[in-house]
C1' cells in the first nucleotide's frame, strides 16, 4: 500500500427495512435470626461518526474512525 471481517446496555452476545432484546452484572423489595441462594421488579442503549437511498435505516450504499486478520 491492497483486500476481508467486526463495531448494539457496565461485560458477553442476539436481532430484523416499521421505532431494540437475552444472559451475567447493578439498585430496590420479598423470603431468612442474619448472609448466601431463590423469586419479583426497576434503571441502564441518539445500535462507532457522518453523508446518501427510502414514506421510514440498527439493518441497504459511500466516506471516515477504532479493532482483528490476510497478501505484498
Nucleotide at each position: 500500500g491492497c483486500c476481508c471481517g467486526u463495531u448494539u446496555a457496565g461485560c458477553u452476545c442476539a436481532g430484523u427495512g416499521g421505532u431494540a432484546g437475552a444472559g451475567c452484572g447493578u439498585g430496590u423489595c420479598a423470603c431468612u435470626c442474619g448472609u448466601a441462594a431463590u423469586g419479583a421488579u426497576a434503571a441502564g442503549g441518539u445500535c462507532g461518526a457522518u453523508c446518501g437511498u427510502u414514506c421510514g435505516a440498527u439493518c441497504c450504499g459511500g466516506u471516515c474512525a477504532a479493532u482483528g486478520g490476510g497478501c505484498a

A computed fold for a 72-nucleotide RNA from Dacryopinax primogenitus, annotated as transfer RNA.
The coordinates come from a structure-prediction model, not an experiment, and the mean pLDDT is 82.
Its Rfam family is "tRNA". It is annotated as a transfer RNA.